[in-house]
Context: one part of a larger RNA
RNA sequence: UGACGGGGGCCCGCACAAGCGGAGGAACAUGUGGUUUAAUUCGAUGAUACGCGAGGAACCUUACCCGGGCUUAAAUUGCACUCGAAUGAUCCGGAAACGGUUCAGCUAGCAAUAGCGAGUGUGAAGGUGCUGCAUGGUUGUCGUCAGCUCGUGCCGUGAGGUGUCGGCUUAAGUGCCAUAACGAGCGCAACCCUUGUUGUCAGUUACUAACAGGUGAUGCUGAGGACUCUGACAAGACUGCCAUCGUAAGAUGUGAGGAAGGUGGGGAUGACGUCAAAUCAGCACGGCCCUUACGUCCGGGGCUACACACGUGUUACAAUGGGGGGUACAGAGGGCCGCUACCACGCGAGUGGAUGCCAAUCCCUAAAAAUCGCCCCAGUUCAGAUUGCAGGCUGCAACUCGCCUGCAUGAAGUCGGAAUUGCUAGUAAUCGCAGAUCAGCAUGCUGCGGUAAAUACGUUCCCGGGCCCU
Numbered sequence: 001u002g003a004c005g006g007g008g009g010c011c012c013g014c015a016c017a018a019g020c021g022g023a024g025g026a027a028c029a030u031g032u033g034g035u036u037u038a039a040u041u042c043g044a045u046g047a048u049a050c051g052c053g054a055g056g057a058a059c060c061u062u063a064c065c066c067g068g069g070c071u072u073a074a075a076u077u078g079c080a081c082u083c084g085a086a087u088g089a090u091c092c093g094g095a096a097a098c099g100g101u102u103c104a105g106c107u108a109g110c111a112a113u114a115g116c117g118a119g120u121g122u123g124a125a126g127g128u129g130c131u132g133c134a135u136g137g138u139u140g141u142c143g144u145c146a147g148c149u150c151g152u153g154c155c156g157u158g159a160g161g162u163g164u165c166g167g168c169u170u171a172a173g174u175g176c177c178a179u180a181a182c183g184a185g186c187g188c189a190a191c192c193c194u195u196g197u198u199g200u201c202a203g204u205u206a207c208u209a210a211c212a213g214g215u216g217a218u219g220c221u222g223a224g225g226a227c228u229c230u231g232a233c234a235a236g237a238c239u240g241c242c243a244u245c246g247u248a249a250g251a252u253g254u255g256a257g258g259a260a261g262g263u264g265g266g267g268a269u270g271a272c273g274u275c276a277a278a279u280c281a282g283c284a285c286g287g288c289c290c291u292u293a294c295g296u297c298c299g300g301g302g303c304u305a306c307a308c309a310c311g312u313g314u315u316a317c318a319a320u321g322g323g324g325g326g327u328a329c330a331g332a333g334g335g336c337c338g339c340u341a342c343c344a345c346g347c348g349a350g351u352g353g354a355u356g357c358c359a360a361u362c363c364c365u366a367a368a369a370a371u372c373g374c375c376c377c378a379g380u381u382c383a384g385a386u387u388g389c390a391g392g393c394u395g396c397a398a399c400u401c402g403c404c405u406g407c408a409u410g411a412a413g414u415c416g417g418a419a420u421u422g423c424u425a426g427u428a429a430u431c432g433c434a435g436a437u438c439a440g441c442a443u444g445c446u447g448c449g450g451u452a453a454a455u456a457c458g459u460u461c462c463c464g465g466g467c468c469c470u
Stems, first nucleotide, its partner, number of pairs: 005470001007469007015459002019423004026315008034306002042053002064301007076124009087104003091100003106115003126290002129288003135284002137279003140275001142273001147186006153162003166177003192267004197235007207224002211222003238261001241255001242253004317416001321375002324372002333364003338357002342353004382413001387408007429451007
């Protein structure tokens, strides 16, 4: 000087408390450990690994295993030599890779040769092999916590201190006052995006009040620029005004005005640094290692195994529910190798036609919870695992190992021990919708809207953090 203390003081955070919903018990999905295996590729491991890298393992991916091939090599390229247009197709062996066979087939130039391809030799290759404790770059975390420093001056022999401490205040090292300090930088805040209000301008594919036309019906048509909306530019919030308290900064008020009130809500933004934190398998890169193999191509298998243990989820155990009927109201996205209206067939997944749309125009698109009858507390009209049969779709191919449909089957489960988790408002809870990846495959992820709570006395205690003193 720091760190630490079951030392002290002050303060904060869904940290506790007050509440609401979960997880821990069941079945299944998924990740991990372990075990097994020819292989179950590799990495991630308290918080900060475990629906994580992977935004999608049937082949491919793929790095792993078995087997079969190649050795200047799968690709790119320099030089030398040899041969042939390039290219297209046939046949044979084979699981394919690959090996062999046959046929067709050039241009410019008188020619040498050149273009293009193949082979041989040679120089470069290649490696998801090792080291994240040699590294770059990127990332997690403390933590969106309020801190971390510098110049000059002053103090101290010096390490260092001061400033940055003290009082008040703030979400904040945010300010005000005080002051051997005076200033400054990185952070805080603001500037950025979005949402909430209004105005101006502009109206097509959006809208339709007035006028007119038309239909079985519809902004359907003329038309309009009012409204909604779209989207560009402005305005608006600053403790500005009032009252009380205070020297000030500021605090309080079912104060006024206002769409919004004291950071309005949300996002992006992550200081100096910590954990030799993570990543050599995204990429790059030093060193080491392999070179008829630790490189590379192909077929098949594996990554999907299963006495078990853990994490994260989905579905339930029912009546605030299940099943049936009728009928409204979203937002945000996506679409030509695509989304598909509509018609027909099929119980259905879907199939066959057909039409519009490169989309504020057409389509995905049905929103679902909500509402009205039935069921009457049962292992049930709860729950749906598992299994059998019959089908559909994608794809070269669904055996290992895809998704979906119909009929049948109808397991555990009656609210979960110790212990534990999320959330303070349009939030939790609950309900559906869309997208990325993607041929196909979503209970995961990323977004979107609908319905819509309870509670917070307070800071003694648990956890984490900040400042001062010791």